[in-house]
RNA sequence: AUCCGAUACAGGCAAACCCGGUGAAAGCCGGCGACGCAAAGUCAUGGGUCUACCCCCUGCAAAGGGCACGACUGCCAGACCGCCGAA
Numbered sequence: 001a002u003c004c005g006a007u008a009c010a011g012g013c014a015a016a017c018c019c020g021g022u023g024a025a026a027g028c029c030g031g032c033g034a035c036g037c038a039a040a041g042u043c044a045u046g047g048g049u050c051u052a053c054c055c056c057c058u059g060c061a062a063a064g065g066g067c068a069c070g071a072c073u074g075c076c077a078g079a080c081c082g083c084c085g086a087a
Stems, first nucleotide, its partner, number of pairs: 004085002012037002018031005035074001041080003045077003048072003055066004
């Protein structure tokens, strides 16, 4: 230094529920709270998933179908960067 990852040390993140806000929705933000995480740090680049206001199609209408330009990195890869140090 690389791989690796302990019932170690220091420090870190924070699922669900509930409350408030925001958004058409998915979701996001704050509080509370810890299920978990060695990248649960960063990037929507590839795949995947969720949603469908607008738009498009059908329809007399009600309604139905489609669509990401909206989201999710705590779904899987990839890229970049990083704390600790037993075997």